[in-house]
Context: one part of a larger RNA
RNA sequence: UUGGGCCUAAAGCGCCCGUAGCCGGCUUGUUAAGUCAGCUGUGAAAUCCUCAGGCUCAACCUAGAGGACUUGCAGCUGAUACUGGCAGGCUAGGGAACGGGAGACGCCUGGAGUACUUCUAGGGGAGAGGUAAAAUUCUAUAAUCCUAGAAGGACUAACGGUGGCGAAGGCGCCAGGCGAGAACGUGUCCGACGGUGAGGGGCGAAGGCUGGGGGAGCAAACGGGAUUAGAUACCCCGGUAGUCCCAGCAGUAAAUGAUGCGGACUAGGUGUUGCAACACCUUCGUGGUGUUGCAGUGUCGUAGUGAAGAUGUUAAGUCCGCCGCCUGGGGAGUACGGCCGCAAGGCUGAAACUU
Numbered sequence: 001u002u003g004g005g006c007c008u009a010a011a012g013c014g015c016c017c018g019u020a021g022c023c024g025g026c027u028u029g030u031u032a033a034g035u036c037a038g039c040u041g042u043g044a045a046a047u048c049c050u051c052a053g054g055c056u057c058a059a060c061c062u063a064g065a066g067g068a069c070u071u072g073c074a075g076c077u078g079a080u081a082c083u084g085g086c087a088g089g090c091u092a093g094g095g096a097a098c099g100g101g102a103g104a105c106g107c108c109u110g111g112a113g114u115a116c117u118u119c120u121a122g123g124g125g126a127g128a129g130g131u132a133a134a135a136u137u138c139u140a141u142a143a144u145c146c147u148a149g150a151a152g153g154a155c156u157a158a159c160g161g162u163g164g165c166g167a168a169g170g171c172g173c174c175a176g177g178c179g180a181g182a183a184c185g186u187g188u189c190c191g192a193c194g195g196u197g198a199g200g201g202g203c204g205a206a207g208g209c210u211g212g213g214g215g216a217g218c219a220a221a222c223g224g225g226a227u228u229a230g231a232u233a234c235c236c237c238g239g240u241a242g243u244c245c246c247a248g249c250a251g252u253a254a255a256u257g258a259u260g261c262g263g264a265c266u267a268g269g270u271g272u273u274g275c276a277a278c279a280c281c282u283u284c285g286u287g288g289u290g291u292u293g294c295a296g297u298g299u300c301g302u303a304g305u306g307a308a309g310a311u312g313u314u315a316a317g318u319c320c321g322c323c324g325c326c327u328g329g330g331g332a333g334u335a336c337g338g339c340c341g342c343a344a345g346g347c348u349g350a351a352a353c354u355u
Stems, first nucleotide, its partner, number of pairs: 004326003007309002012323001014203004021196003025090007033083002035079008048067004052062003093193001094190003097186003105179007112156002116152008127138002164171002208249006217243002222238004260322006268300014304311002328355003337348004
């Protein structure tokens, strides 16, 4: 292993694309592979059932008769609802086109802004800084502070919003260029072209690695000052990798909604974002308000579900398809082997033993 499960008890791959496989809308005809029915053959014996017979009976036995079982296989003849094959049609799934909008979606280029640090010049003249309190530290080689200027690197306040966009990671100054996706609307087109997805491929925060640049602030390690019984910390003064850019590697996170993807169905209330239609208001504008529809994003909540917390049309409800995963705790995400990596390490992944 059947089964039962996977928000929080063990368990959803970090995310997407996609090969094989599995699954697949409405309808017509045909076929008859699956499926169903009948018949024939075969499916050893023992075993089992009924009858009969033999041990005095019974158990038991029988080389007697009949049947059952052997759930199967093959052939023949039929059935055609469903599944499949073939041929055709359709438009509700899916895709395309067109239209006007929304967006921190990606990449590249140019520009801007405040702060910060350093430097230069001027002013000024004894402290500054830091803390719970201090000290290390900086300062008469003129600090801190004020004014003006220059350079540099990083960042993008307010607006900013359970607001938006993206598959996830993630994305926030302005302008331009290139590229991508989604929503809405349409008596437009194609016509099942779809869903999932073992392997496989790509993307993937921070930190880390290689080579080259850059280095203002911050800051592992490290040095010092405190605290303390000690203080390899918390606090303070410094400070190097790193943080930034380019090219490559790495491939992991509490990569979380701890909730795989797709579809259908099952009360509502109330916010908010985008689009559309309609109505009203209007200072006539890219304006305002309301109603309705669709798509997203919150919140409350019915039935139901759930061990409960909770969830509840964004399901954890009711069902279908496909994939991944779990099977007491520790040993252990360890050892060994394999694959990958420059390394760090990653992926795969036990057992003895113990409880």